[in-house]
C1' cells in the first nucleotide's frame, strides 16, 4: 500500500444581528418589560417485545385462547453475553423460529410399478412346458431314437442389485456371498438405543448392541415453560349543564361487573334513544415540553459543501431510513528495512 | 396519541398449500335499417414489495410499504 470482517464515534464548525417556548429573579396595579438559564436524535419513525404507572369490586381455580422454543447467566424477553450444535467463508467472521416425526390425525399436486412398513414397468435368476419352423447361429456327444450347449415362446416363483419416474424410492462406499440379488456376512463412515469418562447444561469422546426408523410440526398436534384486561383519549380534580321517553332489574342468587366461558367474588343500581353543558382550566407531565401546539432565520468566514429526518406519560430492547467522514482491533496478499 | 382491520384483471369481489378465476367494464363478430338488451368469442395479473419456511407460496412466518375504522 491493498482486500475484507468486527466494534466505537461524529454526523457541519466559529462569530455577530433577529426571532420563538419553558423556568427562576426583578420591576410594574395590570397590559408588559428587563437579566440569567434551559431547549431533539441516533433513529425522536414502525407501535414488534417488554416495564413502570394507572383504572377495572383486587387479579383465585378450570376451561377455550395466546406467545415462546438448544445450554448458561443477565430481575422478563422475540433482547445482550458466553457456550454447544448445524450452514456458509481460504481466513478474520457471519448466519440460524435450533424441543418432539418409533403418541396421534393429516399432506406428498404431476410424474412414476410404488409416495410409507408401499412396490414390480424394463430388468436379472434358476427350474418347469414347449419349439428348433420363421431373424441369426447352425456348435458338441452319439448306439443316429436322441441328448447337451445355445436361443425363443408361455405360465406361476425368486430379488430388488441396475435402468427409468420424482423434490424425495426402506442407509453410503468397498470386499465376501449367492441361480440371480438383498445387512444376507464383514470392515469404515452416517444415524438409533445403552453403558462409562467429561462438562453446572446444550453436547462431546469412546465401548457394546440390534441392524436402518423417507420428508413436512413458519400443518392440526404432544411435551416444556410464560401470560387477568384496557391503555395518559389510563385515570383524578375543578368548571357548566343539570331534563324527557322505553326496557331490565332491587332484601339473595336475579339485571350488571368481574377477561371468551364457567366456578368462585362484587353487587344496587343499570342499559338504549332523544335533548342540555363543557370541550384542552389544573395534577398525572420531566434540567426540552404544549394544546395552535416552541426548538427557527439572517449575514460573514473556513471546510471534506452537510444524508436519514423532528419529541406528545416515562423507561429498556429490537426493526426500519441514513450523504459523508473518523478511531480502533483483526484476517488474505503483495512490497521494504 | 393508542388499539384493530384490509391489499388479487380497469372496478366489485372469490380462491387458504399443487397450472389464479367470476361478475361487470374493454376489443372483436353474430341479431337489427340503427342503438340498447341477448348470444358467440377474446385479451388483460411483477395476487402491494422484500426476505424466509416448503420439492413447490395468493394462501404459512417476519420485516416494510399504502390505506381504512374505532376510542376522549
Nucleotide at each position: 500500500u491493498c482486500u475484507g470482517c468486527a466494534g466505537g464515534c461524529c454526523g457541519g464548525g466559529u462569530g455577530a444581528c433577529c426571532g420563538c417556548g419553558g423556568g427562576c429573579c426583578g420591576c410594574u396595579c395590570g397590559c408588559g418589560c428587563g437579566g440569567c438559564u434551559c431547549g431533539a436524535g441516533g433513529a425522536a419513525a414502525g407501535u414488534c417485545c417488554g416495564g413502570a404507572c394507572a383504572c377495572c369490586g383486587c387479579a383465585g381455580g378450570g376451561c377455550a385462547g395466546g406467545a415462546u422454543g438448544c445450554u448458561g447467566g443477565g430481575g422478563a424477553g422475540a433482547c445482550c453475553c458466553a457456550g454447544g450444535c448445524g450452514g456458509c467463508g481460504a481466513a478474520a467472521g457471519c448466519c440460524g423460529a435450533c424441543g418432539g416425526a418409533a403418541a396421534g390425525u393429516g399432506g406428498c399436486a404431476c410424474a412414476g410399478a410404488a409416495a410409507g412398513g408401499a412396490g414390480a414397468c424394463c430388468g436379472c435368476c434358476g427350474g418347469c412346458g414347449g419349439c428348433g419352423a420363421c431373424a441369426a447361429a447352425g456348435c458338441u456327444c452319439u448306439c443316429c431314437g436322441g441328448a447337451g450347449a445355445c436361443g425363443c415362446c408361455g405360465a406361476a416363483g425368486g430379488c430388488a442389485a441396475g435402468g427409468g419416474u420424482g423434490a424425495a424410492a426402506a442407509g453410503g462406499u468397498g470386499g465376501g456371498g449367492u441361480a440371480a440379488g438383498a445387512g444376507c456376512c464383514c470392515a469404515c463412515c452416517a444415524g438409533c438405543g445403552u453403558c462409562g469418562u467429561g462438562g453446572c447444561g446444550a453436547c462431546a469422546c469412546g465401548g457394546c448392541g440390534g441392524c436402518u426408523a423417507g420428508c413436512c410440526a413458519a400443518a392440526c398436534c404432544c411435551c416444556g415453560u410464560c401470560c387477568g384486561g384496557u391503555g395518559c383519549a389510563a385515570g383524578g380534580c375543578g368548571a357548566a349543564c343539570a331534563g324527557g321517553c322505553u326496557c331490565c332489574g332491587c332484601c339473595a342468587c336475579c339485571a350488571g361487573g368481574u377477561g371468551g366461558c364457567c366456578c368462585g367474588c362484587c353487587g344496587a343500581g343499570g342499559a338504549g334513544c332523544c335533548g342540555g353543558g363543557u370541550g384542552a382550566g389544573c395534577c398525572g407531565c420531566a434540567a426540552a415540553g404544549a394544546u395552535g401546539g416552541a426548538u427557527g432565520g439572517u449575514c460573514a468566514c473556513c471546510c471534506u459543501c452537510g444524508a436519514c429526518a423532528g419529541a406528545a406519560u416515562c423507561c429498556g430492547g429490537c426493526u426500519u431510513a441514513c450523504a459523508g467522514g473518523c478511531c480502533u482491533g483483526c484476517u488474505a496478499a503483495g512490497g521494504a528495512a | 396519541g393508542g388499539g384493530c382491520c384490509c391489499g388479487u384483471a380497469g372496478c366489485u369481489c372469490a380462491g387458504u398449500g399443487g397450472u389464479a378465476g367470476a361478475g361487470c367494464a374493454g376489443g372483436g363478430g353474430a341479431c337489427u335499417c340503427a342503438u340498447a338488451a341477448u348470444c358467440c368469442u377474446u385479451a388483460g395479473g411483477u395476487c402491494g414489495c422484500a426476505g424466509g419456511u416448503u420439492c413447490g407460496a395468493u394462501c404459512c412466518c417476519u420485516g416494510c410499504c399504502g390505506g381504512g375504522c374505532c376510542c376522549a

Model confidence (mean pLDDT): 76 of 100. Two RNAs folded together computationally: RNase P RNA and transfer RNA, 409 nucleotides in total. It holds a member of the Rfam family "Bacterial RNase P class A". About the family: Ribonuclease P (RNase P) is a ubiquitous endoribonuclease, found in archaea, bacteria and eukarya as well as chloroplasts and mitochondria.